[in-house]
RNA sequence: CACCGAUAAUGGCAAACCCGCCGAAAGGCGGGGACGCAAAGCUAUGGGUCUAAAGGCAUGCAAAUGCCUAUGAUCGCCAAGCCGCCGAA
Numbered sequence: 001c002a003c004c005g006a007u008a009a010u011g012g013c014a015a016a017c018c019c020g021c022c023g024a025a026a027g028g029c030g031g032g033g034a035c036g037c038a039a040a041g042c043u044a045u046g047g048g049u050c051u052a053a054a055g056g057c058a059u060g061c062a063a064a065u066g067c068c069u070a071u072g073a074u075c076g077c078c079a080a081g082c083c084g085c086c087g088a089a
Base pairs, nucleotide, nucleotide: 004087005086012037013036017032018031019030020029021028022027035076041082042081043080045079046078047077048074049073050072055068056067057066058065059064
């Protein structure tokens, strides 16, 4: 240094849920709270999944309803890239 991840040590992050705010929604941010996580650190690069505002199509007298579709979202879905604490076997 790399691989690897222990009944080691220092610590770290924070699911669900609740409150407030943003958003059409998915979801995000802040506070509380811990299900868990050796990358549950970062990046939407390739997939997957979620949502459907705008747009398109169909039905309808209309109001509306349904379908399609990310430019939206998810790194705590998988992969990939980058950075990183410690040091037993």
Record summary
The RNA shown here (c-di-GMP-I riboswitch aptamer) has 89 nucleotides and comes from a Candidatus Villigracilaceae bacterium. It matches the Rfam family "c-di-GMP-I riboswitch aptamer". About the family: GEMM was predicted in a large-scale screen for bacterial structured RNA regulatory elements. The sequence was found by an Rfam model in a public genome assembly. The organism belongs to Candidatus Villigracilaceae, within Bacteria.